[in-house]
RNA sequence: GAUAAUAAUAGGCAAAUCUGCCGAAAGGCAGUGACGCAAAGCCAAGGGUCUAAGCUUUAAGAGUAUGACAGCCGGUUGCCGGG
Numbered sequence: 001g002a003u004a005a006u007a008a009u010a011g012g013c014a015a016a017u018c019u020g021c022c023g024a025a026a027g028g029c030a031g032u033g034a035c036g037c038a039a040a041g042c043c044a045a046g047g048g049u050c051u052a053a054g055c056u057u058u059a060a061g062a063g064u065a066u067g068a069c070a071g072c073c074g075g076u077u078g079c080c081g082g083g
Base pairs, nucleotide, nucleotide: 012037013036018031019030020029021028022027035071041076042075043074046073047072048069049068050067054064055063056062057061
């Protein structure tokens, strides 16, 4: 320096639920709360998923992202200690 498996330490994040607020919705923020996480840090100019206000369609219905999701894949950076 590279690398697979694994135990511990320090510190970290926080699903569902409930409450308040924002939003057309998806969803987000704060509090609550821990299901879990070694990247559950960051990235929405890659793929995928969700929503459809507006727009298109005579209407019903359908389509559409300029709205979202990183705890789906992917990209990228990276903490502690032992062998």